Predicted 3D model of a 73-nucleotide RNA (transfer RNA) from an Erysipelotrichaceae bacterium. Taxonomically the source falls in Erysipelotrichaceae (Bacteria, Bacillati, Erysipelotrichia, Erysipelotrichales).
RNA sequence: GAGGGGUUAGCUCAGCUGGGAGAGCACUUCCUUGACGUGGAAGGGGUCAUGGGUUCGAGUCCCUUACUCCUCA
Numbered sequence: 001g002a003g004g005g006g007u008u009a010g011c012u013c014a015g016c017u018g019g020g021a022g023a024g025c026a027c028u029u030c031c032u033u034g035a036c037g038u039g040g041a042a043g044g045g046g047u048c049a050u051g052g053g054u055u056c057g058a059g060u061c062c063c064u065u066a067c068u069c070c071u072c073a
Base pairs, nucleotide, nucleotide: 001072002071003070004069005068006067007066010025011024012023013022019056027043028042029041030040031039049065051063052062053061
């Protein structure tokens, strides 16, 4: 330099054919316990990497940029 994958909650990741942003773990509060843990209930937490475009509507489609991984040279 060329091609391809990835970027969504604190962490690991789903999100189908464009229409409700989610799960597990973690965190907070309560119940349970003498206490801790386990278990149960409720709750908080998001610039969907950046900037644009298409569309009535974008995490999803198109383009740009950044970071990262793989392959080729």

It was read from a public genome assembly.